[in-house]
SAM riboswitch aptamer (S box leader) from Streptomyces sp. AJS327, 142 nucleotides, folded computationally. The RNAcentral record of the sequence draws on Rfam. Its Rfam family is "SAM riboswitch aptamer (S box leader)". Rfam describes the family as follows. The SAM riboswitch is found upstream of a number of genes which code for proteins involved in methionine or cysteine biosynthesis in Gram-positive bacteria.
This record gives sequence, C1' cells and structure tokens, in this order.
RNA sequence: AGCUCAUCCAGAGGGGCAGAGGGAUCCGGCCCGUUGAAGCCCCGGCAACCCUCCCGCGCGCACUCGCUCAUUCCUGCGAGGCCGCCGUGGGGAAGGUGCCAAUUCCGGCCCGAAGUGAAAUACGCCUCGGGGAAGAUGAGGA
Repeated sequence: AGCUCAUCCAGAGGGGCAGAGGGAUCCGGCCCGUUGAAGCCCCGGCAACCCUCCCGCGCGCACUCGCUCAUUCCUGCGAGGCCGCCGUGGGGAAGGUGCCAAUUCCGGCCCGAAGUGAAAUACGCCUCGGGGAAGAUGAGGA
C1' cells in the first nucleotide's frame, strides 16, 4: 500500500522561523491568505479511539454452596456470585495516537419531496431530505 470495523453538523490557538500559497485529488462553487498561506519548531488546548484507574449495572460467564440422579466427577434444579473474566452505563485524563476556520467547507453518482422555466407526469434549473462513492482518524487482523 491493500483488508475489516467504528466515527466524521460537537470541541479546541498563541509564539518563533519562513515567504505565497492553502482548503486531499480532478472539475465547478464558495472561502482563507502580505493584518503573513504551506511547511518546520516551541508552548498551550480539545477530545476520549486505544490503554489505564474509579463507581454502578447484568434472566452474563467462570467459580462457590446446597439439593437431585446412582457414589465424587457427570445430569438437572435452586441460592450466592466478594476477588477474576466478559458486556454495558457514568466519571477521570497519566500514557499511545489524533485533532485545534467554515459539516470531511459545499456540490459532482443514485433515490425521494417542494418550487420554478411553463400550460405539462418527460427535461433543465434551484432548495431540501436520505443513501452511495471518495477521503480522514482510530482500532484490529494477516
């Protein structure tokens, strides 16, 4: 690189170097940028994917006890289920990532609804809703 799963309308910026671009890609739109873009560095912050810690919950599991069967094991029933495991809800934020203009800035492909050209169910334009594609990030597996 490619595969699987989850999430993507919330949130969070200052300084230094640098010097013209940037918003992933192509097209269209709309923005940001010499009151300083990209990139690099420092500091700060956001968030809660992983990890970790704490609290609660479960017709959960392991496990324990009693009874049952026929004598332990096994079968079936009942009770418990502190420590442990799993799942789930909440809290915290030390660590691993990530992120800190605009929904992933918006659209492009498909479906649906309203408006409009315009008299019309096709068609165009436009607005909205749903889905997809692509992308980003995390986790996992080979």